[in-house]
RNA sequence: CAGAGUAGAACAGGCGCGUCAAGUGCUGCCGGAUGGGAGGUCGCCGGCAGACGAAGGGUUUCCUGCCCGCGAUACCUGUUUGCAUCCGCUG
Numbered sequence: 001c002a003g004a005g006u007a008g009a010a011c012a013g014g015c016g017c018g019u020c021a022a023g024u025g026c027u028g029c030c031g032g033a034u035g036g037g038a039g040g041u042c043g044c045c046g047g048c049a050g051a052c053g054a055a056g057g058g059u060u061u062c063c064u065g066c067c068c069g070c071g072a073u074a075c076c077u078g079u080u081u082g083c084a085u086c087c088g089c090u091g
Stems, first nucleotide, its partner, number of pairs: 001091003008081007016073001017071003026050007036087003040083001056068004
């Protein structure tokens, strides 16, 4: 001098959940994890409280059994991308 390597993010696929409203997203407080080590947030996750908030329809033996949609929808896989500081690793 160069490189490897995170939590995550986007896209695609698979399989689910809800649509009798959870989930997702937002705000405040508290906590947690986060390249190999330490440590850390403006990133991520969890808990509590609060505000906001939706696209249903068809069939039916009338059951929620099936089908088509809808939702800032969960999980898994793949591709791409991907740590500011100090130390360390490889060339």
Notes
THF (Tetrahydrofolate) riboswitch aptamer from a bovine gut metagenome, 91 nucleotides, folded computationally. The sequence is in RNAcentral, with records from MGnify. Rfam family: THF (Tetrahydrofolate) riboswitch aptamer. Rfam's curators write: Tetrahydrofolate (THF) riboswitch was first reported for Ames et al. as an RNA motif in 5' untranslated (5'-UTR)regions of folate transport and biosynthesis genes in Firmicutes genomes. Of the family's consensus pairs, 94% are formed in the model. The prediction has a mean pLDDT of 83.